Small-subunit ribosomal RNA, central domain from an uncultured prokaryote, 350 nucleotides, folded computationally.
Its mean pLDDT, the model's own confidence on a scale to 100, is 88.
The RNAcentral record of the full RNA draws on ENA.
Rfam family: Bacterial small subunit ribosomal RNA.

Context: one part of a larger RNA
RNA sequence: UUGGGCGUAAAGGGAGUGCAGGCGGUAAAGUAUGUCUGGUGUGAAAGCCCGGGGCUCAACCCCGGAAGUGCAUUAGAAACUGCUUUACUUGAAUCCUGGAGAGGGUAGCGGAAUUCCUGGUGUAGAGGUGAAAUUCGUAGAUAUCAGGAGGAACACCGGUGGCGAAGGCGGCUACCUGGACAGUGAUUGACGCUGAGACUCGAAAGCGUGGGGAGCAAACAGGAUUAGAUACCCUGGUAGUCCACGCCGUAAACGAUGGGUACUAGAUGUCGCGGGUAUUGACCCCUGCGGUGUCGUAGCUAACGCGUUAAGUGUGCCGCCUGGGGAGUACGGUCGCAAGGCUGAAACUC
Numbered sequence: 001u002u003g004g005g006c007g008u009a010a011a012g013g014g015a016g017u018g019c020a021g022g023c024g025g026u027a028a029a030g031u032a033u034g035u036c037u038g039g040u041g042u043g044a045a046a047g048c049c050c051g052g053g054g055c056u057c058a059a060c061c062c063c064g065g066a067a068g069u070g071c072a073u074u075a076g077a078a079a080c081u082g083c084u085u086u087a088c089u090u091g092a093a094u095c096c097u098g099g100a101g102a103g104g105g106u107a108g109c110g111g112a113a114u115u116c117c118u119g120g121u122g123u124a125g126a127g128g129u130g131a132a133a134u135u136c137g138u139a140g141a142u143a144u145c146a147g148g149a150g151g152a153a154c155a156c157c158g159g160u161g162g163c164g165a166a167g168g169c170g171g172c173u174a175c176c177u178g179g180a181c182a183g184u185g186a187u188u189g190a191c192g193c194u195g196a197g198a199c200u201c202g203a204a205a206g207c208g209u210g211g212g213g214a215g216c217a218a219a220c221a222g223g224a225u226u227a228g229a230u231a232c233c234c235u236g237g238u239a240g241u242c243c244a245c246g247c248c249g250u251a252a253a254c255g256a257u258g259g260g261u262a263c264u265a266g267a268u269g270u271c272g273c274g275g276g277u278a279u280u281g282a283c284c285c286c287u288g289c290g291g292u293g294u295c296g297u298a299g300c301u302a303a304c305g306c307g308u309u310a311a312g313u314g315u316g317c318c319g320c321c322u323g324g325g326g327a328g329u330a331c332g333g334u335c336g337c338a339a340g341g342c343u344g345a346a347a348c349u350c
Base pairs, nucleotide, nucleotide: 004321005320006319007304008303012318014201015200016199017198021194022193023192025088026087027086028085029084030083031082034080035077036076037075038074039073040072041071042070049065050064051063052062053061054060091191092188093187094186095185096183097182098181103177104176105175106174107173108172109171110154115149116148117147118146119145120144121143125136126135162169163168206247207246208245209244210243211242215241216240220236221235222234223233258317260315261314262313263312266295267294268293269292270291271290272289273288274287275286276285299306300305323350324349325348332343333342334341335340
């Protein structure tokens, strides 16, 4: 619960696609669903309200009237809403031209570095730390040179730079492929917005099967530190991290800010595409559209702050909140191989 809210106090769904539903541009004609006006019928009695009367008054009782938001039917109105028809182009979409981009997928290639192996040189140390020790090394380590193997990640460029719905995306090349943007006309003619369910995507960790395994590294072992040290530091080290396929479906999944649309001062940086001016040309200067930052007016805000990328002013749709703990627990349902996820209380207590 016809209220007030959701950046930080409780509260925006992790993100998208989209069925139903809700809402919906301009003009005309028709209709009459909603809407509005009038009539008729009904709206039991009692009660409430008004007038009058009876018990000495009152309560109480009796008579009459009014009212009765409603329903049905009928006659009308046609602005708005709905429906039907016709038309329109500004919303939306398509075509054409063009440039930008770590957007996605597959395959191939490259160099630096770490580790390991082989060989050469070479000799007693090397590692590591606050200091040490565990550890490695005369069976030749560390260092250095040459060759080889293998896996993972791509220094510089690199940028409050770019792209993507979000998660996220960074060496190079090729192929396949999604989206956005700018420009000019043309085409369709409201085809739109949102979106309960539903479906799809969804970091890391984790799970299943099979590969792979250089470095790093939960667990684990040892050395230190310490009163202790199940840690921080050190030496090792297995899952895992990587690949393929299939699950999981959660995060401070954050801008802690749902998406659409319209309106409301500016200044300045940067990215993409244009126009003008200028020039040999890139710049400079003026200007348009789209993104991304900073500052700031009005306004808003409890304040912090937000401020044309709104947290301002309107509007339509969805999600969510309603004191703290108990508790994102129990129970039930459902999904999952499991871990667990989703949905989600109460007693009691302050």